[in-house]
RNA sequence: CGCUGGGUAGAGCAGUCAGGUAGCUCGUCGGUCUCAUAAUCCGAAAUGCGUCGGUUCGAAUCCGACCCCAGCCA
Repeated sequence: CGCUGGGUAGAGCAGUCAGGUAGCUCGUCGGUCUCAUAAUCCGAAAUGCGUCGGUUCGAAUCCGACCCCAGCCA
C1' cells in the first nucleotide's frame, strides 16, 4: 500500500440496511424520603453524530475524499 470492523453526551452502547423529533443504561446536579447515609421515587442539565465536501425540501443515516483507533494478509 491492500482488506475488514469501528469513531454518536462524562462512561458504555442503540439508531444507519429502509433519509423525516437524537435515544437507552450508568454517572452528574436538584428535589423526595431518613436522625443521618445508602437505596427508592420525581425532575433537570448536557459544547454529542471524527473532518471537509456532494445529493436532497430534509443527512447520524446515501455518495466522495481525508483523519484517527483496532484487527487481518504480505
This is a predicted structure of a 74-nucleotide RNA (transfer RNA) from Verrucomicrobia bacterium UBA6056.
It was read from a public genome assembly.
Its mean pLDDT, the model's own confidence on a scale to 100, is 82.
The organism belongs to Verrucomicrobiota, within Bacteria.